[in-house]
Molecule: Fluoride riboswitch aptamer (crcB RNA motif)
Organism: Phycisphaerae bacterium
RNA sequence: AUAUUUAAAGGGGAUGGAGGUCCCCGUAUAACCGCCCAAAAAGCUGAUAACUCCUACAGUGGA
Numbered sequence: 001a002u003a004u005u006u007a008a009a010g011g012g013g014a015u016g017g018a019g020g021u022c023c024c025c026g027u028a029u030a031a032c033c034g035c036c037c038a039a040a041a042a043g044c045u046g047a048u049a050a051c052u053c054c055u056a057c058a059g060u061g062g063a
Stems, first nucleotide, its partner, number of pairs: 010025004016054004021049001034044002
C1' cells in the first nucleotide's frame, strides 16, 4: 500500500495505567485526531471530557 474477514457485555473524548461519573458515535462510511496562522513557518498549553489515585517528565525546598 492492497485485498479479505470480524465487531455491540461495543467504540470514542490531542501523550501512559486504574476507578466511578458525564458526554458522543454506532454496525465503522461514525464519534475522535490541541492552540496559533489565509496557508505554511515559528511559537505555546496539557499525561484528566472533568474528578481522584498511580507512573513518567518538569520546577522549588528539605534530609